Lysine riboswitch aptamer from Exiguobacterium oxidotolerans, 185 nucleotides, folded computationally. Its mean pLDDT, the model's own confidence on a scale to 100, is 80. Its Rfam family is "Lysine riboswitch aptamer". About the family: Riboswitches are metabolite binding domains within certain messenger RNAs that serve as precision sensors for their corresponding targets.
Formats: sequence, C1' cells, structure tokens
RNA sequence: CAGUGGGAUGGAGGUUGCGAUUCUUAUGAGUCGGGUUACGGAUGUCGUCAAGCGGCAGAUGAAAUAGCUCAAAAGGAAGAAUUGCCGAAAUCGUAGACUACUUUGAAAGUCAGCGAUUGGGAUUAGAUCAAACAGGUCUAAUACUGUCAUAAACCGUUUGCGGUUUAUGGGGAGCUAUCUUUCAC
Repeated sequence: CAGUGGGAUGGAGGUUGCGAUUCUUAUGAGUCGGGUUACGGAUGUCGUCAAGCGGCAGAUGAAAUAGCUCAAAAGGAAGAAUUGCCGAAAUCGUAGACUACUUUGAAAGUCAGCGAUUGGGAUUAGAUCAAACAGGUCUAAUACUGUCAUAAACCGUUUGCGGUUUAUGGGGAGCUAUCUUUCAC
C1' cells in the first nucleotide's frame, strides 16, 4: 500500500414499508342491559370457564314470555395529526410474573427472557379470530417489487469501469457507503 475477514457509524427498499399514541367517524345496535305493566309461580345471578367455596336478589313475587320506554361499551375498522423505526415487525414454542378466589384443572390477555421461521407489499384459495360479506393471523400458489451474483445485448467511457434491458439463481445474521491495524490474516 492492496485484498479478505472482524468492529463502529450512516443509509436504501415503499406514498399501501413496519409499529405506537391521541382525536373524529361509522359499525357493533335499537344489541347487552335498566325501568314499568301483564302473565307466571320458585328460582335467578356475580366472582374468566368447569368443579369447589363464597356473595347478592327473590311469595313485599325469581326465571321464562309479551307490551311500552330508556339505552350502552369493548375489541376490531376508516380518516387526520403526532411520533419511533428498516427484524422495522409478525407468528410459533418454551419457563416466569400479573390480570384473578391463598383450591384443582383448562383457556385467553399483558409484560419481559430464550429459541425457531419470515426481504417487502398485493391478489387468489384454505384454516382460524371476529357481530360481520369489515379486517387481522397462518399456510400455499401467482405475478410484481428492492437487492446481490452470473450471462447476453446496447449506450457512455478517462479502457479501470458505469448505466439500461432481458434471463437464471440466492436472501435480511442480508445489501450498500465511510472509517478503522491503539483488530486478525
């Protein structure tokens, strides 16, 4: 000095990249539920679910049914604003804490740890969550897109190379830029 590897820092994929928070709107729904009247005549209901164990209401009238009346909320969705980022994030599996009765079993959610898979969005099909024909999640297929490698053609050219198009293949522990020997070869 050059190359390869390592480390640090910074970037790109997209105007449908991935999340979070707040506000508004529709849906949820004239539903859950409350009140009252009629009928009825002994159960109804709460603590996630089942059992157990507790609690509340009830012949001063439970449940069911019918009439009248009042009337939600959550999750999810759309839009706007703000904001964090590019394994962004999502899913699955594990062991722990809490939601939540100092019991037993099961299921769900939140938080953080470990491991595995997925480059990204879209469409279609199936399964699943959901009130839903909205939307989400998973799997598969299809083309698209971004990037890298190889090959071909064309253009430019300082003849080192760069750019465009096409084809094939790979993947995010990737790709790319800079720095670094007071990191290694």